[in-house]
RNA sequence: UACCGCAAAAGGCAAACUCAUCGAAAGGUGAAGACGCAAAGCUUCGGGCCUAAACCGCAAGGUAGGGCGGCUGGGCUGCCGGG
Numbered sequence: 001u002a003c004c005g006c007a008a009a010a011g012g013c014a015a016a017c018u019c020a021u022c023g024a025a026a027g028g029u030g031a032a033g034a035c036g037c038a039a040a041g042c043u044u045c046g047g048g049c050c051u052a053a054a055c056c057g058c059a060a061g062g063u064a065g066g067g068c069g070g071c072u073g074g075g076c077u078g079c080c081g082g083g
Base pairs, nucleotide, nucleotide: 003082004081005080012037013036018031019030020029021028022027035070041076042075043074045073046072047071048068049067050066055062056061
């Protein structure tokens, strides 16, 4: 240090539901709670998905500059052990 996560130990994160709060919404944050996770740490650069306030439109509707890193590829960083 590439790579690996079968076994062990130490510790870590926290889905759904509920409550509070912010938001037009998607969703975020905090509390509570564990479905899971070896990057479920960080990052919207690529793909994908969600929403549509504003804008366009007579209307139906369209559109991300708003979101999801616990959808995924890439990038950066990292614990323990194997090697």
c-di-GMP-I riboswitch aptamer from a Bacillota bacterium, 83 nucleotides, folded computationally. Lineage of the source: Bacteria > Bacillati > Bacillota.